[in-house]
RNA sequence: UAAUAUUCUGUGGGAGAGAUUUCGUGUAGGUAAGUUAAGUAUUACUACGUGAAACGCCGAAGGCGCAACCCGCUCGGAAACGCUCAGGCAAAAGGACCGCAGAAUAAAA
Repeated sequence: UAAUAUUCUGUGGGAGAGAUUUCGUGUAGGUAAGUUAAGUAUUACUACGUGAAACGCCGAAGGCGCAACCCGCUCGGAAACGCUCAGGCAAAAGGACCGCAGAAUAAAA
């Protein structure tokens, strides 16, 4: 002390799968019925949110399992493979991984 490895920060990209159904509930609308002096009360409907349940599905947060392989052997490590506990299934958020910039640490040369 450059390339290298690991970690962190910022930034850009980043897939898949029901905007499912049902039962409530809040706000708004006045669309229909119906009622009143009056959208005044009531029922239904529409939009958005919210709680719960049911079935279906996804895999790239995390987690678990097997394994090529690493190690002389044991122990151990190990995936983008598998499982779906968790998470997710309009948008948003998240997102393995990749690029760029910076910082810290490490060992080799």
Predicted 3D model of a 109-nucleotide RNA (Glycine riboswitch aptamer) from a Chromatiales bacterium. Its Rfam family is "Glycine riboswitch aptamer". Gene Ontology term of the family: glycine biosynthetic process. The prediction has a mean pLDDT of 77.